[in-house]
Context: one part of a larger RNA
RNA sequence: UGACGGGGACCCGCACAAGCAGCGGAGCAUGUGGUUUAAUUCGAAGCAACGCGAAGAACCUUACCAAGGCUUGACAUAUACAUGACCGGUAUAGAGAUAUAUCUUUCUCUUCGGAGACGUGUAUACAGGUGGUGCAUGGUUGUCGUCAGCUCGUGUCGUGAGAUGUUGGGUUAAGUCCCGCAACGAGCGCAACCCUUGUCACUAGUUACCAGCAUUAAGUUGGGGACUCUAGUGAGACUGCCGGUGAUUAAACCGGAGGAAGGUGAGGAUGACGUCAAAUCAUCAUGCCCUUUAUGUCUUGGGCUACACACGUGCUACAAUGGUUAGAACAGAGUGAAGCAACCUAGUGAUAGUAAGCGAAUCACAGAAAACUAAUCUCAGUUCGGAUUGCAGUCUGCAACUCGACUGCAUGAAGUAGGAGUUGCUAGUAAUCACAAAUCAGAAUGUUGUGGUGAAUGCGUUUCCGGGUCUUGUACA
Numbered sequence: 001u002g003a004c005g006g007g008g009a010c011c012c013g014c015a016c017a018a019g020c021a022g023c024g025g026a027g028c029a030u031g032u033g034g035u036u037u038a039a040u041u042c043g044a045a046g047c048a049a050c051g052c053g054a055a056g057a058a059c060c061u062u063a064c065c066a067a068g069g070c071u072u073g074a075c076a077u078a079u080a081c082a083u084g085a086c087c088g089g090u091a092u093a094g095a096g097a098u099a100u101a102u103c104u105u106u107c108u109c110u111u112c113g114g115a116g117a118c119g120u121g122u123a124u125a126c127a128g129g130u131g132g133u134g135c136a137u138g139g140u141u142g143u144c145g146u147c148a149g150c151u152c153g154u155g156u157c158g159u160g161a162g163a164u165g166u167u168g169g170g171u172u173a174a175g176u177c178c179c180g181c182a183a184c185g186a187g188c189g190c191a192a193c194c195c196u197u198g199u200c201a202c203u204a205g206u207u208a209c210c211a212g213c214a215u216u217a218a219g220u221u222g223g224g225g226a227c228u229c230u231a232g233u234g235a236g237a238c239u240g241c242c243g244g245u246g247a248u249u250a251a252a253c254c255g256g257a258g259g260a261a262g263g264u265g266a267g268g269a270u271g272a273c274g275u276c277a278a279a280u281c282a283u284c285a286u287g288c289c290c291u292u293u294a295u296g297u298c299u300u301g302g303g304c305u306a307c308a309c310a311c312g313u314g315c316u317a318c319a320a321u322g323g324u325u326a327g328a329a330c331a332g333a334g335u336g337a338a339g340c341a342a343c344c345u346a347g348u349g350a351u352a353g354u355a356a357g358c359g360a361a362u363c364a365c366a367g368a369a370a371a372c373u374a375a376u377c378u379c380a381g382u383u384c385g386g387a388u389u390g391c392a393g394u395c396u397g398c399a400a401c402u403c404g405a406c407u408g409c410a411u412g413a414a415g416u417a418g419g420a421g422u423u424g425c426u427a428g429u430a431a432u433c434a435c436a437a438a439u440c441a442g443a444a445u446g447u448u449g450u451g452g453u454g455a456a457u458g459c460g461u462u463u464c465c466g467g468g469u470c471u472u473g474u475a476c477a
Base pairs, nucleotide, nucleotide: 001477002476003474004473005472007471008470009469010468011467012466013465015461016460019425020424021423022422023421026316027315028314029313030312031311032310033309034307035306042053043052064302065301066300067299068298069297070296073126077125078124079123080122081121082120083119084118088103089102090101091100092099093098107116108115109114128291129290131289132288133287137285138284139280140279141278142276144274149188150187151186152185153184154183155164156163157162168179169178170177194268195267196266197265199235200234201233202232203231204230205229209224210223213222214221238262241256242255243254244253245252318418322377323376324375325374326373327372334365335364336363339358340357344353345352346351384415389410390409391408392407393406394405395404431453432452433451434450435449436448437447
């Protein structure tokens, strides 16, 4: 100087407390361990692995296994030689990769010697490797933590390691600011600058809008430029104003006015010096090692989907604040051409047929759902719950057996609120309700977004956890 302490002082945080909703019990979905297997590819491992890489495993993907093939190779460059266009079609054998036969085709320039491009074959350099090492590395990422810290120059002090500054008194979300001070300044962080949102003004007015006028079944049409909205430019908030507290003079704090908004307005992006030899050689790049008729590569089939069990994360429930049936409510944000698909017709339905419109403020996906109104059920393992199973179908796709989603009829399991323990959340939040998108042929209870309805509690800091500052002890470095 640090680190540590079941030492001390102060401060902060959904850390506790006060509340609300959960998880832990059930069924299912999904990930992991274990076991099994020819293979169940690999990685991730307290917080910070476990709906994680994977924004989507039937084939492909795919890295694994079995079997069948190839060996300058599926892919790149180059040289030499030989040869010919390549492509495409058909037949046979085969699980296919592929092999054989056959048809068609017969490149460009040319001084007719040849040259060039492309393909095939042979030979050689080499290719290839999701093989190993993340403890050889780059790059990227997590984490403490959006915590308020981490340092430097000059000066001064100390023999020196070092100290000072950065400590102290206040204050702040903040090493934020003020005052004091052997320090004076500065840098990386904080804040601000950026995006979205909340108010207003101006500009503009189609595909959006409709107050007044006319018109219609309908903003449908004429028309309008007010309103909504769209999207560009500005204004606006700064402790600026008032009172009090504070150190009669500070920073700041408390209350108030005005205001759409008040003390960082709300949300996002933004992550200091460093820590964990943290994660990743399987995104990519890369040293070294290993492999080279195989640890490379092609194909078919299987596996990654197994199942006594254990754990994590979710979904659905156990019902009456509910279930069912009927009915004339109200969004936002997105997406669409190998696409979104209206209307109409068929079907109980999933869907099918036909097909208008739309590269979209114009058309479509698209009926938002909880809510509300009415009826019914009357506390039951039920008209709760929907697992499981049988049959019949739809769709995607060469192909749904292993192993897809959905529909109809039938079936109707566990479950009556979950032990010890444990998680999230302070406001348009929790809870609850639906909608969309990425990936994607098909395949979400996951993920990322979007809006609708919309709470309770917060006395406070004694205690648990994590963190910050000062101080103290130490046989630790």
RNAcentral holds the full RNA, with entries from SILVA. The part of an RNA shown here (small-subunit ribosomal RNA, 3' major domain) has 477 nucleotides and comes from an anaerobic digester metagenome. The prediction has a mean pLDDT of 83.